[in-house]
This is a predicted structure of a 101-nucleotide RNA (SAM riboswitch aptamer (S box leader)). Rfam family: SAM riboswitch aptamer (S box leader). Rfam's curators write: The SAM riboswitch is found upstream of a number of genes which code for proteins involved in methionine or cysteine biosynthesis in Gram-positive bacteria.

RNA sequence: UACUUAUCCAGAAAGACUGAGGGAGUAGGCCCUGUGAAGUCUUAGCAACCUGUUGCCAAAUAAGGUGCUAAAUCCUUCCCGCCUAGCGGGACAGAUAAGAA
Repeated sequence: UACUUAUCCAGAAAGACUGAGGGAGUAGGCCCUGUGAAGUCUUAGCAACCUGUUGCCAAAUAAGGUGCUAAAUCCUUCCCGCCUAGCGGGACAGAUAAGAA
């Protein structure tokens, strides 16, 4: 890097450095942001995919490998349905984990 499978309306932030953007990308919207964005580091936490431990199973636990810690993956975009104008379902794209090449 492309592929397969599963999940994505739950949950969880303080400090230091720094200093203007950020919310993946296109477009529209809506938000966050000098009461400090993004980034780096430290500490803490959440979760339970893999491993470990306990257990007959269900499950529990949270030591290890990841991941995550504004808003549903922030919402919409393409298709379908309707109790038809906002609700539901799906697709695409994306993220994460595990696997395999």